Background
This is a predicted structure of a 378-nucleotide RNA (Bacterial RNase P class A) from a marine sediment metagenome. The model forms 94% of the base pairs in the Rfam consensus. Rfam family: Bacterial RNase P class A. It is annotated as a ribozyme.
[in-house]
RNA sequence: AGACGGUCGGAUGGCCGCUCUUCGGCACGGGAAACCAGCCGAAGGGAGGAAAGUCCGGGCUCCACGGAAACACGGUGCCGGGUAACGCCCGGCGGGGGCGACCUUAGGGAAAGUGCCACAGAAAGCAAACCGCCCGGCGCCACUUCGGUGACCGCCAGGUAAGGGUGAAAGGGUGCGGUAAGAGCGCACCGCGUCCCCGGCGACGGGGAUGGCAGGGCAAACCCCACCGGGAGCAAGACCGAAUAGGGGCGGUAUUUGUGUGUUUUCGCACCGCCGCCCGGGUGUGUCGCGCGAGGCGUUCGGCAACGAACGUCCCAGAUGAAUGGCUAUCCCGUUCCCUGCAUAGGGGACGGACAGAACCCGGCUUACAGACCGUCU
Numbered sequence: 001a002g003a004c005g006g007u008c009g010g011a012u013g014g015c016c017g018c019u020c021u022u023c024g025g026c027a028c029g030g031g032a033a034a035c036c037a038g039c040c041g042a043a044g045g046g047a048g049g050a051a052a053g054u055c056c057g058g059g060c061u062c063c064a065c066g067g068a069a070a071c072a073c074g075g076u077g078c079c080g081g082g083u084a085a086c087g088c089c090c091g092g093c094g095g096g097g098g099c100g101a102c103c104u105u106a107g108g109g110a111a112a113g114u115g116c117c118a119c120a121g122a123a124a125g126c127a128a129a130c131c132g133c134c135c136g137g138c139g140c141c142a143c144u145u146c147g148g149u150g151a152c153c154g155c156c157a158g159g160u161a162a163g164g165g166u167g168a169a170a171g172g173g174u175g176c177g178g179u180a181a182g183a184g185c186g187c188a189c190c191g192c193g194u195c196c197c198c199g200g201c202g203a204c205g206g207g208g209a210u211g212g213c214a215g216g217g218c219a220a221a222c223c224c225c226a227c228c229g230g231g232a233g234c235a236a237g238a239c240c241g242a243a244u245a246g247g248g249g250c251g252g253u254a255u256u257u258g259u260g261u262g263u264u265u266u267c268g269c270a271c272c273g274c275c276g277c278c279c280g281g282g283u284g285u286g287u288c289g290c291g292c293g294a295g296g297c298g299u300u301c302g303g304c305a306a307c308g309a310a311c312g313u314c315c316c317a318g319a320u321g322a323a324u325g326g327c328u329a330u331c332c333c334g335u336u337c338c339c340u341g342c343a344u345a346g347g348g349g350a351c352g353g354a355c356a357g358a359a360c361c362c363g364g365c366u367u368a369c370a371g372a373c374c375g376u377c378u
Stems, first nucleotide, its partner, number of pairs: 001378008010331007018046009029036002048355001052366002055364005060233004073229005078092005093107001094105004108224002113222002115218003130164002132160003136156004141150003172190006191213001192211008237288003247279007258271005295314008332353009
């Protein structure tokens, strides 16, 4: 100078408050009920590493469902292990980066099928040839011993894929040989395919033989394969449950009275109204759910580790218009100023000490965070 991992995240006291639990005493209040509440005193508990984002996985609750499987849809995707489970964690393998400690990685299948490969480029998947390189023919020209020979250039017909150029990607790479020029055409090494042997639980690694090399890439495109997944969420859900709120049923009511109807009227029937009883639903309030749990801490043992086992020990928030706070003193840490002093240093003043607040619970991930400390390694 750097890499990795872990711990803490102000301390102690005084005064004034808030909330919950338990106990004792006093009062005997509110409400339809379930239930709730007042005053005094005592004892005890009272935010986090992320309580956050609500992104995964579970517990719990209700709904749906005969079981299982399939289709659709969504998710996961190297190997082995951990776990209640996971897309999480640990240990490895392969690829990439770093001198190194170490970091990083959506890492199944491209010979089932479909699709895409912009621009540039001759050509983007089927092979193709723009500039080149090379052989041949013709033209032009030069030389000529008149038989021919030949440089540049142009045209035609062919060979080639070295070199150039385009591109993210152009049908293995480098070198030597070879050739008219070239080419796995031949050879050596590297890479790749196939087969065998060895090591490893495995991903995979090592070695040997063999094949001149094959249908490029993209599956964070559809798709195929393997595995996983029923839905909604504590505003889940359960209990209590009144009114001159409202629904249904039964009975009663009229001497005067509403509406309809039978009827000449009296009168009868039905409805509305009113009264009584019963039934179920249910708003708001209240209570439960709601704090003993995949729990914390310590020791030992197993394991490289994640983690597991045994023993001991502890009980540790439960609000709901939502408590867990405010002031102050001393100390601590950082910055800065002043004084004393040659200096190490000492004293005093000012400012600052983060991110952030449980809301059913638990395991992860991600994000935010002043600062302090510890360990291992390069």

The prediction has a mean pLDDT of 77.